[in-house]
RNA sequence: UGAAUUCUUCGGGGCCGGGUGUGAUUCCCGACCGGCGGUACAGUCCGCGACCCGCUUCGGCGGCUGAACUGGUGACUCUUUUUUAGAGAAUUCCAGUACCGACAGUUAUAGUCUGGAUGAGAGAAGAGGUUU
Numbered sequence: 001u002g003a004a005u006u007c008u009u010c011g012g013g014g015c016c017g018g019g020u021g022u023g024a025u026u027c028c029c030g031a032c033c034g035g036c037g038g039u040a041c042a043g044u045c046c047g048c049g050a051c052c053c054g055c056u057u058c059g060g061c062g063g064c065u066g067a068a069c070u071g072g073u074g075a076c077u078c079u080u081u082u083u084u085a086g087a088g089a090a091u092u093c094c095a096g097u098a099c100c101g102a103c104a105g106u107u108a109u110a111g112u113c114u115g116g117a118u119g120a121g122a123g124a125a126g127a128g129g130u131u132u
Base pairs, nucleotide, nucleotide: 002131003130005128006127007126008125009124010123016030017029018028019027031112032111033101034100035048036047037046038045043099044098052063053062054061055060068097069096070095071094072093076088077087078086079085103115104114105113
């Protein structure tokens, strides 16, 4: 330093103001939030996790799984050339305008309240040990 393996720790944010109403952080108007890995820095690309459903020898396996466009810039790449020219290149950057958000509960319909959950988890960091 690399690989198999063991352990430890960490590992999700958000209703501020107003309206209606007996009653709403649930409706309406504006507001606010954005898990993990990849890739040009991503809630909307690709993949994963969570929730839910089915099966199970209870270790897991399978299924399901939301939402973005327009303009600009050009990291970088390629071609030509031999120092110039050209092409491509971010749904991630900048600007603008949109959109999305499990289940159960509730005096009234929830991305933001309460609950399963002091849970689980993609993964991140660190330590030990073996071998080269």
Model confidence (mean pLDDT): 84 of 100.
FMN riboswitch aptamer (RFN element), 132 nucleotides, folded computationally.
Its Rfam family is "FMN riboswitch aptamer (RFN element)". Its family is annotated with FMN binding in the Gene Ontology.
Of the family's consensus pairs, 100% are formed in the model.